The RNA shown here (c-di-GMP-I-GGC riboswitch aptamer) has 89 nucleotides and comes from a Nitriliruptoraceae bacterium. Rfam family: c-di-GMP-I-GGC riboswitch aptamer. Its family is annotated with cyclic-di-GMP binding in the Gene Ontology. The organism belongs to Nitriliruptoraceae, within Bacteria.
RNA sequence: CCCGACCAAGGCACACCGCUCGAAAGGGCGGCUCGCGAAGCCACGGGCCUUCCACCGCAACCGCGGUCACGGCAGCCGGGCCACCGCAG
Numbered sequence: 001c002c003c004g005a006c007c008a009a010g011g012c013a014c015a016c017c018g019c020u021c022g023a024a025a026g027g028g029c030g031g032c033u034c035g036c037g038a039a040g041c042c043a044c045g046g047g048c049c050u051u052c053c054a055c056c057g058c059a060a061c062c063g064c065g066g067u068c069a070c071g072g073c074a075g076c077c078g079g080g081c082c083a084c085c086g087c088a089g
Base pairs, nucleotide, nucleotide: 002089003086004085011036012035016031017030018029019028020027021026034075040081041080042079044078045077046076047073048072049071054067055066056065057064058063
């Protein structure tokens, strides 16, 4: 260094609930705790989510459908950077 058993210290927080920002996806704060050794950080590749705007079609002035990130997800996979502990190999 790879790796990941036991342990210590310490940390994070799915779903749900409250408040809040947002068009939405989703984010922030608090509660709670499914889980997590990187569930710390970075949207670089893939993937997924959303659709205000834009475009197309229908409709006809409400609106509906489709396509699309410049918006998101790091707790989907890969990659990059940093980090606690230490059996075996």